[in-house]
RNA sequence: GGGGACGUAGUUUAAUGGCAAAACACUACAUUCGCAUUGUAGAAAUAGGAGUUCGAUUCUCCUCGUCUCCA
Numbered sequence: 001g002g003g004g005a006c007g008u009a010g011u012u013u014a015a016u017g018g019c020a021a022a023a024c025a026c027u028a029c030a031u032u033c034g035c036a037u038u039g040u041a042g043a044a045a046u047a048g049g050a051g052u053u054c055g056a057u058u059c060u061c062c063u064c065g066u067c068u069c070c071a
Stems, first nucleotide, its partner, number of pairs: 001070007010024004018054001026042005047063005
């Protein structure tokens, strides 16, 4: 320099173009003499930009980042 794959909560993963979901973690409350466990509730995310579409996490393009292959 060229090709390919990937980018979603703090972490690990879901989501046929139509309400962004779950587990662990975190916070609060209850439970306990206290801690742990357990239960209830809550906060938390689509890498950035543009395009197509009535509607984009999803399709297309560019940029950025990670991994990988060739030289």
A computed fold for a 71-nucleotide RNA from a bacterium, annotated as transfer RNA. It matches the Rfam family "tRNA". Rfam classes the family as a transfer RNA. Its family is annotated with triplet codon-amino acid adaptor activity in the Gene Ontology. RNAcentral holds the sequence, with entries from ENA. Its mean pLDDT, the model's own confidence on a scale to 100, is 84.